[in-house]
RNA sequence: GGAGCGGUGUCAGAGCGGUCGAAUGAGCCGGUUUUGAAAACCGGUGUGGCGUCAGCCACCGGGGGUUCGAAUCCCUCCCGCUCCG
Numbered sequence: 001g002g003a004g005c006g007g008u009g010u011c012a013g014a015g016c017g018g019u020c021g022a023a024u025g026a027g028c029c030g031g032u033u034u035u036g037a038a039a040a041c042c043g044g045u046g047u048g049g050c051g052u053c054a055g056c057c058a059c060c061g062g063g064g065g066u067u068c069g070a071a072u073c074c075c076u077c078c079c080g081c082u083c084c085g
Base pairs, nucleotide, nucleotide: 001084002083003082004081005080006079007078010026011025012024018068027045028044029043030042031041032040046059047058048057049056050055061077062076063075064074065073
C1' cells in the first nucleotide's frame, strides 16, 4: 500500500430500515433465604438536557448524505483484528 471483518448502556454481546435507547448474560444496588457468607430466587440499574414531576427529547466510534423514517444503506475520517504484497 491492497482486501476482509469489527466498534452498540459499566463490561461482554444480539439486533441489519419502522413495533428498538435497544434482547440476553455479567457487574452493581435493594430484598428473600442463612448463625454469617456463598449459591439460588425476586425487584431495580446507560448518559446528558428539559419538565407542570406525568413524562418528553437527544445520543449506537466522529462527521456528512439517502429516506416519510437510519444502530441498520452510502461517502469520508479515526481505532482494533485477520490476510495479501